[in-house]
């Protein structure tokens, strides 16, 4: 210089071919439970999915170009 992957919730990822609502776990709160606490168990709380532009009737998902990150080759 080239070439490929990756970026979605406080963290760890899922998310199939563009569509019904953006989810799981773990964490936060709250309650049961207990003599308390832990542990469990119900309910909850929380993201404009990396920016930017473009395609569509509709983009997390497709394209383009840039941010960061990891890889390999010169």
């Nucleotide at each position: 210089g080239g070439g490929c992957c990756c970026a979605u919730a406080g963290c760890u990822c899922a998310g199939u071919c563009g569509g019904u609502c953006a989810g799981a776990g773990c964490a936060g709160g709250a309650g049961a439970c207990u003599c308390a606490u832990a542990a469990u168990c119900u309910c909850u709380u929380g993201g404009u999915c990396c920016g930017a532009g473009g395609u569509u009737c509709g983009a997390g998902u497709c394209c383009u170009c840039g941010u960061g990150g990891g890889c390999c080759c010169a």

Transfer RNA from a Candidatus Omnitrophota bacterium, 74 nucleotides, folded computationally. It matches the Rfam family "tRNA". By type it is a transfer RNA. The organism belongs to Candidatus Omnitrophota, within Bacteria. The sequence was found in a public genome assembly.